[in-house]
RNA sequence: GGCCCCAUCGUCUAACGGUUAGGACGGAAGGUUCUCAAUCUUUUAAUCGGGGUUCGAUUCCCCGUGGGGCUACCA
Numbered sequence: 001g002g003c004c005c006c007a008u009c010g011u012c013u014a015a016c017g018g019u020u021a022g023g024a025c026g027g028a029a030g031g032u033u034c035u036c037a038a039u040c041u042u043u044u045a046a047u048c049g050g051g052g053u054u055c056g057a058u059u060c061c062c063c064g065u066g067g068g069g070c071u072a073c074c075a
Base pairs, nucleotide, nucleotide: 001071002070003069004068005067006066007065010025011024012023013022018055026044027043028042029041030040031039048064049063050062051061052060
C1' cells in the first nucleotide's frame, strides 16, 4: 500500500427500515435487617463524525476517524 471485519449506557450485549433504543452487571435513592451481606422497588446513562437513499435510518450506501485481522513491498 491492498483487502476484510468491528464501532450502541461506565462495562458486556440485544433491536424484520417504523420500539418510549431493551437486558445483565455497575452507580444512586428507598424498603427489609440490630449491623453487614443477601434480597425487593424505583432510578441513572448510549447509537463515533459528516453526507446520501427513504415518508421514516442504530439498521442500507459513500467518505472520514478509531480499533482488530489477513496480505504484499521494503534485501